[in-house]
RNA sequence: UGGGGAUUGGCCAAGUGGUAAGGCAGUGGGUUCUGGUCCCACGAUCGGGGGUUCGAGUCCCUCAUCCCCAG
Repeated sequence: UGGGGAUUGGCCAAGUGGUAAGGCAGUGGGUUCUGGUCCCACGAUCGGGGGUUCGAGUCCCUCAUCCCCAG
C1' cells in the first nucleotide's frame, strides 16, 4: 500500500429492511433467622459521520480501532 474480516448494555452473544433475544454481572423488590438458591422488575437508539428508504443494527459511502492474507 492492496484485499478480506470484526466492531451490538460492564462482559459474552443472537438479530440479513418493520421502532434490539438470551446468558453472566449489577441495582431494586419478594422469599429466608442470615447468606446462598429461587422468583419478579429495571437498564443498550447497535464504533464515529453522511447517504438511500415511508422505515436502517440490517443496504451504500467514508473515517477510526483491532485481526488475517499478499507485497

Predicted 3D model of a 71-nucleotide RNA (transfer RNA) from a Candidatus Altimarinota bacterium. The coordinates come from a structure-prediction model, not an experiment, and the mean pLDDT is 81. The sequence was found in a public genome assembly. It matches the Rfam family "tRNA". It is annotated as a transfer RNA.